[in-house]
RNA sequence: AACUUAUGAAGAAAGGUGGAGGGAUUGGCCCUGCGAAACCUUGGCAACCUCUUCGAUGAUUCGCUUCAUGGAAAAAAGGUGCCAAAUCCGAUCGGCGUUUGCCGUAAAGAUAAGUU
Numbered sequence: 001a002a003c004u005u006a007u008g009a010a011g012a013a014a015g016g017u018g019g020a021g022g023g024a025u026u027g028g029c030c031c032u033g034c035g036a037a038a039c040c041u042u043g044g045c046a047a048c049c050u051c052u053u054c055g056a057u058g059a060u061u062c063g064c065u066u067c068a069u070g071g072a073a074a075a076a077a078g079g080u081g082c083c084a085a086a087u088c089c090g091a092u093c094g095g096c097g098u099u100u101g102c103c104g105u106a107a108a109g110a111u112a113a114g115u116u
Stems, first nucleotide, its partner, number of pairs: 001116007013042005021031003025091004043083003048079002050075001052073003056069004087108001093104004
């Protein structure tokens, strides 16, 4: 970098450096000198991987056992991620309503795990 799968209305910020941008893209709409991005420190959220326990199925063993794959509960040591606004909202298609809209869904993007 590409592909596959899963998830998205929940949750969680202070300080320092810095000094004008930021919210992927696009159209909106927002945040920002009462200090943007970025970096550093400390703290936190969550539970994808992970750890522990219980139980199921299959394989293995003479047996104890061990391994694999689902399930339930709990934890937060470790690997990531995240800490304005629903992924901030719309974007494609469909349904309903039709003054504005509402609902579902795709694409895109994000994160994790796996594969190449």
Molecule: SAM riboswitch aptamer (S box leader)
Organism: uncultured Fluviicola sp.